About this RNA: The prediction has a mean pLDDT of 84. Predicted 3D model of an 89-nucleotide RNA (c-di-GMP-I-GGC riboswitch aptamer) from a bacterium. The sequence was found by an Rfam model in a public genome assembly.
């Protein structure tokens, strides 16, 4: 180095409640643990979702559906970075 133990020390925390902020997606905090060896971070590349915007179609002038724009997920995947411990191969 590659690997990832019924090892040791340490860290993260889904769901669901509760406040607060957001149009939403959702995000912060706190309580809890489903689970994680990168559940670190967030440079590209695809997914997924959301819209106070715009545009264009429909229209019962409500709405709806496309797109383009703006976010959101890193605990959805896959490059590139960064990084604790360590047995046995």
């Nucleotide at each position: 180095g590659u690997c990832g133990a019924u090892a040791a020390a340490g860290g993260c925390a889904a769901a669901a409640u509760u406040g607060c902020c957001g149009u939403a997606a959702g995000g912060c905090a706190a309580u809890g643990a489903c689970g994680c060896a990168a559940a670190g971070a967030a440079c590209c590349g695809g997914g997924u979702c959301u819209u106070u915007u715009u545009u264009u179609a429909u229209u019962a002038c409500a709405u709806u559906a496309a797109a383009a724009g703006a976010g959101a997920c890193a605990g959805c995947c896959g490059g590139a970075c960064u990084g604790c411990c360590g047995a046995a191969g």